[in-house]
Bacterial RNase P class A from a Bryobacteraceae bacterium, 381 nucleotides, folded computationally. The RNAcentral record of the sequence draws on ENA. The gene name in the source record is rnpB. Its Rfam family is "Bacterial RNase P class A". Its family is annotated with ribonuclease P activity, tRNA processing and dimeric ribonuclease P complex in the Gene Ontology. By type it is a ribozyme. The organism belongs to Bryobacteraceae, within Bacteria.
RNA sequence: CCAGCCGGACGGGCAACCGCCCGCUUGCGGGAGGAAAGUCCGGUCUCCACAGGGCAGCGUGCCGGCUAACGGCCGGGGGGAUUCCUGGGAACGGGAGUUCUACGGCAAGUGCCACAGAAAACAUACCGCCCGGAACGGCUUCGGCCGUGGAGGGUAAGGGUGAAAAGGUGCGGUAAGAGCGCACCGCGCCCGCAGUAAUGCGGGUGGCAGGGUAAACCCCACGUGGAGCAAGACCAAAUAGGGGGAGAGAAGCGGCCCGCUUCGCUACAAUCCCCGGGUAGGUCGCUAGAGCCGUUCAGCAAUGGACGGUCCAGAUGAAUGGUUGCCGCCCGCCGCUUCCCGCGGCAGGUACAGAAACCGGCUUACAGUCCGGCCGGCUCG
Numbered sequence: 001c002c003a004g005c006c007g008g009a010c011g012g013g014c015a016a017c018c019g020c021c022c023g024c025u026u027g028c029g030g031g032a033g034g035a036a037a038g039u040c041c042g043g044u045c046u047c048c049a050c051a052g053g054g055c056a057g058c059g060u061g062c063c064g065g066c067u068a069a070c071g072g073c074c075g076g077g078g079g080g081a082u083u084c085c086u087g088g089g090a091a092c093g094g095g096a097g098u099u100c101u102a103c104g105g106c107a108a109g110u111g112c113c114a115c116a117g118a119a120a121a122c123a124u125a126c127c128g129c130c131c132g133g134a135a136c137g138g139c140u141u142c143g144g145c146c147g148u149g150g151a152g153g154g155u156a157a158g159g160g161u162g163a164a165a166a167g168g169u170g171c172g173g174u175a176a177g178a179g180c181g182c183a184c185c186g187c188g189c190c191c192g193c194a195g196u197a198a199u200g201c202g203g204g205u206g207g208c209a210g211g212g213u214a215a216a217c218c219c220c221a222c223g224u225g226g227a228g229c230a231a232g233a234c235c236a237a238a239u240a241g242g243g244g245g246a247g248a249g250a251a252g253c254g255g256c257c258c259g260c261u262u263c264g265c266u267a268c269a270a271u272c273c274c275c276g277g278g279u280a281g282g283u284c285g286c287u288a289g290a291g292c293c294g295u296u297c298a299g300c301a302a303u304g305g306a307c308g309g310u311c312c313a314g315a316u317g318a319a320u321g322g323u324u325g326c327c328g329c330c331c332g333c334c335g336c337u338u339c340c341c342g343c344g345g346c347a348g349g350u351a352c353a354g355a356a357a358c359c360g361g362c363u364u365a366c367a368g369u370c371c372g373g374c375c376g377g378c379u380c381g
Base pairs, nucleotide, nucleotide: 001377002376004374005373006372007371008370009369010368012327013326014325015324016323017322018321020031021030022029023028024027033352037363038362040361041360042359043358044357045228046227047226048225057224058223059222060221061220062076063075064074065073066072077103078101079100080099081098082097083096084095085094086093087092104219105218109217110216111213112212113211126159127158128155129154130153131152135148136147137146138145139144167185168184169183170182171181172180186208187206188205189204190203191202192201193200194199232284233283234282235281242275243274244273245272246271249268251266252265253264254263291310292309293308294307295306296305297304298303328350329349330348332346333345334344335343336342
């Protein structure tokens, strides 16, 4: 100098003109983001549901802490990868840095494990190694010996397959082998010590259970009611329809009556009045809050406390925009110099995206930069 990974930060500035939304003191003030996004998780709030217990379903899953809560964050432990140093003959360790980690249980049951391979799990045997009947050949001092051979058996060292093959290294042992025996490493169990715990360390003991897979069913532990601001509350027009009242009129029935008149009840009914539900529309919810900024204290940190300052969008077809100029940043070309650097000129680029009840996270998108850490390559000293 270039490139990669991880973590953190930024995400153009100024001016003029023309507009838009909200507030009021009516000419002033305020007006998108780090993700406003996806709506994945958690909460506030609202309505509905709800005796208690269990099952099912769903979610979470090392330990401790933080938090309103979380599947989030911080710290720690275990494990993996990588770089460097280091112990050992080897197996296998020890230390430092960086980084990743959905990390309960396969010592309950069931399932699955492509291809290759003998075998993918009650283990097995392709090549190999060893023993070795028959048979054949050779030699013979006639007692046998040697070789070939490979029915049958032993073995799991070595080879081979695979992501993975029933512990590993070494010595002994053996016909050849094998935890068959021993030492060390690994593993299981028990005890002690340290730690809040996960876990670590040490000792003893067992030749040694045991392939992998639970982001396979499942088991265990813990948690979990549903819907969502179009939640929900209030005001409430026209039209239609519902309920109630008055009711000219006319009809029926009945009473009184000689009859006319009149009275009562029932139903219909133009018309008028009242009530209530719902719709359109409007108002609230609605933005002062787990708020933001600064200082300081406690804590390794996440985070919490104290003090001071501050008000920072509330739209509902839905505002937060457009144009121009100057500057900034990046890339390319040309010139000044032989290159770098620097300066000047020209052309281009300046992302992702956009509130809708609010808040805490996660995830995803992002032109161009800056800072820190680690690793690699090249060049120079």